[in-house]
RNA sequence: CCGCCUCGCUAGGGGUCCUGGCAUGCGCGAACAGCGCGUUGCCGGGUGAGAGAUACCCUUCGUACCUGAUCUGGAUAAUGCCAGCGAAGGAAAGCGCAACGCAGUUCCC
Numbered sequence: 001c002c003g004c005c006u007c008g009c010u011a012g013g014g015g016u017c018c019u020g021g022c023a024u025g026c027g028c029g030a031a032c033a034g035c036g037c038g039u040u041g042c043c044g045g046g047u048g049a050g051a052g053a054u055a056c057c058c059u060u061c062g063u064a065c066c067u068g069a070u071c072u073g074g075a076u077a078a079u080g081c082c083a084g085c086g087a088a089g090g091a092a093a094g095c096g097c098a099a100c101g102c103a104g105u106u107c108c109c
Stems, first nucleotide, its partner, number of pairs: 001104001003102002007096004011059004016053001017046006023039006065090003071084004
C1' cells in the first nucleotide's frame, strides 16, 4: 500500500405462529346461562435469533424472508413443530473515522 474476515456507520429489507387461564369488545341469546369470533390487554406453556421490540435477523459470496402452499410425509395438546419441495421462482447496499487479526507485495535498516 492492497485484499479478506471481523467490526462499525448510514441506508434498506423481513417475520411475528400454536396453545391454557384471566380481563375485555363484538355477534347469537330473555340472560354477567352458554356458544362463536377478536384484542401491538395481562400471566403462563410450545418452536425459534426474533412471536411488537430503542429488539432480532438479513442485504446480491442473498440458509432473512416471500411465492408455490388451503402443498407432501412425519410428529404433536396444537401450530408456518420437523423433514421434503429447494442447486425451484423471487428477494433488500453503500461506505471505512478508529482499533484488532490473517495472508501477500515493495522499500529501508
This is a predicted structure of a 109-nucleotide RNA (TPP riboswitch aptamer (THI element)) from Massilia sp. The sequence is in RNAcentral, with records from Ribocentre. NCBI's taxonomy places the organism under Bacteria, Pseudomonadati, Pseudomonadota, Burkholderiales, Massilia.